[in-house]
RNA sequence: GGCUGUCGGGCGGCCGCGGCGCCUCCGGCGCUCGCGUCGGAGGGUCGAGGAAAGUCCGGACUCCGUAGGGCAGGGUGCUGGGUAAUCCCCAGGCGGGGCGACUCGCGGAAAGUGCCACAGAAACAAACCGCCGGUGCUGACGACGGCUCGCCGCCGAGGCAGCGGCAAGGGUGAAACGGUGAGGUAAGAGCUCACCAGCGGCCGGGCGACCGGCCGGCUCGGCAAACCCCACCCGGAGCAAGGCCAAGCAGGGAGCGGGCGGCCCGUCCGAUGCUCCCGGGUAGGCUGCACCGAGGGUCGCGGCGACGCGGCUCCCAGAGAGAUGGUCGCCACCCGCCGCCGACGAGGCCGCGGGGACAGAAUCCGGCUUACAGGCGGCCUCCU
Numbered sequence: 001g002g003c004u005g006u007c008g009g010g011c012g013g014c015c016g017c018g019g020c021g022c023c024u025c026c027g028g029c030g031c032u033c034g035c036g037u038c039g040g041a042g043g044g045u046c047g048a049g050g051a052a053a054g055u056c057c058g059g060a061c062u063c064c065g066u067a068g069g070g071c072a073g074g075g076u077g078c079u080g081g082g083u084a085a086u087c088c089c090c091a092g093g094c095g096g097g098g099c100g101a102c103u104c105g106c107g108g109a110a111a112g113u114g115c116c117a118c119a120g121a122a123a124c125a126a127a128c129c130g131c132c133g134g135u136g137c138u139g140a141c142g143a144c145g146g147c148u149c150g151c152c153g154c155c156g157a158g159g160c161a162g163c164g165g166c167a168a169g170g171g172u173g174a175a176a177c178g179g180u181g182a183g184g185u186a187a188g189a190g191c192u193c194a195c196c197a198g199c200g201g202c203c204g205g206g207c208g209a210c211c212g213g214c215c216g217g218c219u220c221g222g223c224a225a226a227c228c229c230c231a232c233c234c235g236g237a238g239c240a241a242g243g244c245c246a247a248g249c250a251g252g253g254a255g256c257g258g259g260c261g262g263c264c265c266g267u268c269c270g271a272u273g274c275u276c277c278c279g280g281g282u283a284g285g286c287u288g289c290a291c292c293g294a295g296g297g298u299c300g301c302g303g304c305g306a307c308g309c310g311g312c313u314c315c316c317a318g319a320g321a322g323a324u325g326g327u328c329g330c331c332a333c334c335c336g337c338c339g340c341c342g343a344c345g346a347g348g349c350c351g352c353g354g355g356g357a358c359a360g361a362a363u364c365c366g367g368c369u370u371a372c373a374g375g376c377g378g379c380c381u382c383c384u
Stems, first nucleotide, its partner, number of pairs: 001380007009331007017047004022043009049358001053369002056367005061238004068265004073234005078092005093106005107229002112227002114223003128170002130166004135161004141156002144153004178196006197219001199216007242287004251278006257269003295314008333355005339349003
């Protein structure tokens, strides 16, 4: 460095909190004479987290008779396992990053539609600069030849125009219709060949994602966290869910419907009813909440592993404006400094000063994500 586990102060004294399906005592009330209830005192016992956080997910549980079918909508997205379930976890596959331990990502672009600005010739199609080959003109330069020594002829380099071939080289860009090398060509090009990637076919291995081998024309961008397509999954609402008790009041109007995301089908209830609107009253107590749980600890077995099975053992907050705090002392840990030992180092001793993180249940559990002073452990990688 990578992955992972764990602690996150200890002891003592004094004062102070909340629960108890606990115990003892005192007092009041009721009463079926032993209980209930209220208050007090004492004792005992239990009393926040690895994230209790975020509310991003999945569930348990509760209610809605309809939870049935479908459309729309939503979720997931490599394969196989684990789990109550999941966007989670484990093991694999492929691709990217890293020397490595490791880590990040994951359906489909030939079903269709759409977008790719600017730059650039061109972004599913073409030539800006260029390279090659002809044609015409020019040709002050060069060579050759001729001659009346000043010119002429002719060829070439160069230049201009235009035609044909090229898409290899350069430029532009995030990206340019395969890549590298060789041959070949007038110059080039998979034109040919070798290797690689891709695509297609066949064979083999694997549950599978995929992998390997052989053959072959050569070659057929990107974006789907764009619409979309494919596969699988999904009733709704949520502890302020719900249940019980007590108390209290004032009704009026409208409708034929109403039944917990929208719509359709089906289905059920409904006029002494139900629904909606306006208005009034109540907002108290108990329960849900002893939380026996997909529970905690430990041991064994099976499995690469997530995890599963079994034995033994334990019961670990339940508040209701919401409880565990304050103070003193000692010790421990970390940081800094002076001095001493040591070698001016590592390290140790002594003294002084400082520090102690993130942060508090609210029905509960399983994940993910975020925050965290300081300390300890395990395994692995790299360097010296």
Description: A computed fold for a 384-nucleotide RNA from a soil metagenome, annotated as Bacterial RNase P class A. It matches the Rfam family "Bacterial RNase P class A". The family's RNA type in Rfam is ribozyme.